[in-house]
RNA sequence: GGCGCCAUCGUCUAGCGGCUAGGACGCCUCCUUCUCAAGGAGGAAACCGGGGUUCGAUUCCCCGUGGCGCUA
Numbered sequence: 001g002g003c004g005c006c007a008u009c010g011u012c013u014a015g016c017g018g019c020u021a022g023g024a025c026g027c028c029u030c031c032u033u034c035u036c037a038a039g040g041a042g043g044a045a046a047c048c049g050g051g052g053u054u055c056g057a058u059u060c061c062c063c064g065u066g067g068c069g070c071u072a
Base pairs, nucleotide, nucleotide: 001071002070003069004068005067006066007065010025011024012023013022018055027043028042029041030040031039048064049063050062051061052060
C1' cells in the first nucleotide's frame, strides 16, 4: 500500500429502518441493620465524526478517524 472486521452509558454487551436505545457490573439516593456486608426500591448515565438514501437511520451506502487481523 491492498483486503477484511470492529466502534452503543464508566466497563462489558443486546438491539428484523419506526424501541422511552434494553441488560449485567460499577456509581448515587432511600429502606432494612447497632455498623458493615448481603438483600430490597428508585435514579443518573451511551449510539466515533461528516455527508447520502428514506416519510423515518443506532441500523443501509460513501468518506474520514481510531482499533484489530490477513497479505505484499